[in-house]
RNA sequence: GUCUUAGUAGCUCAUUUGGAUAGAGCAAUAGCCUCCGACGCUAUAGGUAGUAGGUUCGAAUCCUAUCUAAGACA
Repeated sequence: GUCUUAGUAGCUCAUUUGGAUAGAGCAAUAGCCUCCGACGCUAUAGGUAGUAGGUUCGAAUCCUAUCUAAGACA
């Protein structure tokens, strides 16, 4: 330098080839339970999807550029 893959909640990951309120587990907070704590149960909060544009009635999903990480080739 060229190419490939990945980037979604604090962490690990879904979202089946665009369809309409983006979810799960763990963690966090509150409550119940307990003499206290742990375990267990219930509820809540937390992300407009790396960034910026474009296509479309509609984009996490398609296209372009760019950033970061990993890998292959030279």
Predicted 3D model of a 74-nucleotide RNA (transfer RNA) from an uncultured Erysipelotrichaceae bacterium. Model confidence (mean pLDDT): 81 of 100.